This is a predicted structure of a 693-nucleotide part of an RNA (large-subunit ribosomal RNA, domain II) from an Opitutia bacterium.
Rfam family: Bacterial large subunit ribosomal RNA. Its family is annotated with structural constituent of ribosome and ribosome in the Gene Ontology.

[in-house]
Context: one part of a larger RNA
RNA sequence: GUCAGCGACUUAGUCUGUGCAGCAAGCUUAAGCCAUAAGGUGUAGGCGUAGGGAAACCAAGUCUUAAUAGGGCGCUAGUUGUACGGAUUAGACUCGAAGCGGGAUGAGCUUAAUAUGAGCAGGUUGAAGAUGCAGUAACAUGCAUCGGAGGACCGAACCAGGAAACGUUGAAAUGUUUUUGGAUGACUUGUGUUAAGGGGUGAAAGGCCAACCAAAUUCCGCUAUAGCUAGUUCUCCGCGAAAACUAUUUAGGUAGUGCGUUGUGUGAAUGAUGUCGGGGGUAAAGCACUGGAUGGGCUAGGGGGAAGCGAUUCCUACCAAACCUAACCAAACUCUGAAUACCGACAUUCUAUGCACAGCAGACAGACUAUAGGUGCUAAGGUCUAUAGUCGAGAGGGAAACAGCCCAGAUCACCAGUUAAGGCCCCCAAAUAAUGGCUAAGUGGGAAAGUAUGUAGAAAGUCCAAGACAGGCAGGAGGUUGGCUUAGAAGCAGCCAUCCUUUAAAGAUAGCGUAACAGCUCACUGUUCUAAUUAAGACUUUCCGCGACGAAGAUGUAACGGGGCUCAAGCCAUUUGCCGAAACUGUGACUUUAAAAGUAUUGCGAUAUUUAUAAGGGGUAGCGGAGCGUUCUGUAAGCCGUCGAAGGUGUUUUGAAAAAAAUGCUGGAGGUAUCAGAAGUGCGAAUGCUGAC
Numbered sequence: 001g002u003c004a005g006c007g008a009c010u011u012a013g014u015c016u017g018u019g020c021a022g023c024a025a026g027c028u029u030a031a032g033c034c035a036u037a038a039g040g041u042g043u044a045g046g047c048g049u050a051g052g053g054a055a056a057c058c059a060a061g062u063c064u065u066a067a068u069a070g071g072g073c074g075c076u077a078g079u080u081g082u083a084c085g086g087a088u089u090a091g092a093c094u095c096g097a098a099g100c101g102g103g104a105u106g107a108g109c110u111u112a113a114u115a116u117g118a119g120c121a122g123g124u125u126g127a128a129g130a131u132g133c134a135g136u137a138a139c140a141u142g143c144a145u146c147g148g149a150g151g152a153c154c155g156a157a158c159c160a161g162g163a164a165a166c167g168u169u170g171a172a173a174u175g176u177u178u179u180u181g182g183a184u185g186a187c188u189u190g191u192g193u194u195a196a197g198g199g200g201u202g203a204a205a206g207g208c209c210a211a212c213c214a215a216a217u218u219c220c221g222c223u224a225u226a227g228c229u230a231g232u233u234c235u236c237c238g239c240g241a242a243a244a245c246u247a248u249u250u251a252g253g254u255a256g257u258g259c260g261u262u263g264u265g266u267g268a269a270u271g272a273u274g275u276c277g278g279g280g281g282u283a284a285a286g287c288a289c290u291g292g293a294u295g296g297g298c299u300a301g302g303g304g305g306a307a308g309c310g311a312u313u314c315c316u317a318c319c320a321a322a323c324c325u326a327a328c329c330a331a332a333c334u335c336u337g338a339a340u341a342c343c344g345a346c347a348u349u350c351u352a353u354g355c356a357c358a359g360c361a362g363a364c365a366g367a368c369u370a371u372a373g374g375u376g377c378u379a380a381g382g383u384c385u386a387u388a389g390u391c392g393a394g395a396g397g398g399a400a401a402c403a404g405c406c407c408a409g410a411u412c413a414c415c416a417g418u419u420a421a422g423g424c425c426c427c428c429a430a431a432u433a434a435u436g437g438c439u440a441a442g443u444g445g446g447a448a449a450g451u452a453u454g455u456a457g458a459a460a461g462u463c464c465a466a467g468a469c470a471g472g473c474a475g476g477a478g479g480u481u482g483g484c485u486u487a488g489a490a491g492c493a494g495c496c497a498u499c500c501u502u503u504a505a506a507g508a509u510a511g512c513g514u515a516a517c518a519g520c521u522c523a524c525u526g527u528u529c530u531a532a533u534u535a536a537g538a539c540u541u542u543c544c545g546c547g548a549c550g551a552a553g554a555u556g557u558a559a560c561g562g563g564g565c566u567c568a569a570g571c572c573a574u575u576u577g578c579c580g581a582a583a584c585u586g587u588g589a590c591u592u593u594a595a596a597a598g599u600a601u602u603g604c605g606a607u608a609u610u611u612a613u614a615a616g617g618g619g620u621a622g623c624g625g626a627g628c629g630u631u632c633u634g635u636a637a638g639c640c641g642u643c644g645a646a647g648g649u650g651u652u653u654u655g656a657a658a659a660a661a662a663u664g665c666u667g668g669a670g671g672u673a674u675c676a677g678a679a680g681u682g683c684g685a686a687u688g689c690u691g692a693c
Stems, first nucleotide, its partner, number of pairs: 001693006011090013026047003032041003051058002061073004093231002096228001100221006111195009120185001122154003125150001129146006158182003162179005197213001199209003234627006244257005259362001260360007269353002271349008284336001285334002290330003294326004299320001301319002303316005366391010396407003411589004416585003422579003425563003431576001433575006444565001450549002454546002457543007471528005477501003482496003507522001510521003590617005596611006628682001630679005638672003647666008
């Protein structure tokens, strides 16, 4: 992992609601006793039959109060049982902690101690001390020999475990190999004994205390507790949420409310659309207020300057209140002021719902898109509100693929039809459709500021046969090297001025250049050449359509889904067709609800069934309804069964499903209809448990 078996909302008490049953102003027993699968008895007690008030007290009323003024509470249906829903107390749907407490068991591992034993090849060094000699006044001191000290040295056994490799489903739940440290010592080791769990022991690492010790193991309290995670087993039908508000030692929990469902009541009270009537202070706009803010004018005050002994007066390209003027800004400005929205009335519409009470919930992590905003960087698949939509809980078609975008809401069937979004060259269903343009960039099929004789169109202006525009040829001068400055400054470093003359025209010079001159161009002028010879042409500016550049990324084209596409299969505009979904239509079938009609059963109520009509049938959490199957009990001393039960394994048939029936083979002795009842009642998941492979 697979298969088989097991595996989770139970049981009891109490409270509450609903259905059913009994009795009813009453209902009912508990313990006990008798009897023994039955039942009888038992009336103590309980609930109900009257309430109001703190109470006295009053009473269908009462309390409040001066007041029946008003208001609060109240003014007869219960009760017992039973099934089910829910709550509660208990382990309370199942499994799951780490932990806490109590009693025991452990020092055969290991830590420390204690008693008694044992072990340490070989080699080296040579302390104290001793003796002899030398030496001293005597000591000291020196030398030689003897001696044999040491947590001394080298190195086996022994002990350790510093390094690396291997091993890491190991040979091994800590090892192997090579290497390494200690090796007469605080050494190693055998055996016996001692210290025990908030305790021991510890040359101290929170180490060790029997293979995981910041509190051992084991049993018990114990099914500890788990607002957490996981799991929770047959079918069909109806409806169908929420991810919000408020509160919370609250934020992943819970409660009340909103939203769901079921029942009862009410009976259009609700919604939608239209018309009419309302209040508003948003968008916009505005500057009348409050503030902000720019220029000009005017002019207090101030600064600066001048005059005056001073008072003071005058000037001011300075600062500047108020006022005037021009143009502005505002969520916490408003002289103004919409659209929507909201409130109300009337009308229309309708199987639309609304409201109240009662039972039961779920939910309180939301996501994106559009719009109005806050926050942030007018960042985020960011975050926080509001309004709407979709997803959530929604399948189908489109967007290549793609919860949240576009179209559209799937009861079932059909080899029928029509459309939506989106498409119609091929992949790929449908136009190689039509008309008029544009684009040359594969733009289309990614991007900005900005750049440019790309190209189509529009508008305005200027030039042109007195010859435009572009090109060629020629001139581009004189006063003068203007004055100043400067070493120099001559059109061309810089400052000032920027005139006059000759001219067809020529700047006291637009650029290059020189040390300064020179030199080369330009502006400007002439000429040449050339132009549907009045319509074209040339030039400039503006607007607009489509394009170009701007444009760099990592495996491989890779920024149309691909092929491929150029008077398109691209873009703009117009037109007609067609394709295209679970939408709509058609035909058939099932089912729910509503209000009818008929039939049957029934004391009424009601139930069952048939017919036609109308409207429904996506669905998570969840609420409600109807069923299937399993085991056991009664029915059953019945019925089925050796002419073959249960079980196993095939086939066929029936039912909307859970399932059921018939039958073949196997099997070899039990099974059980129907209607009821009772549950250890349905498995795919829980790193589920047990077994097999």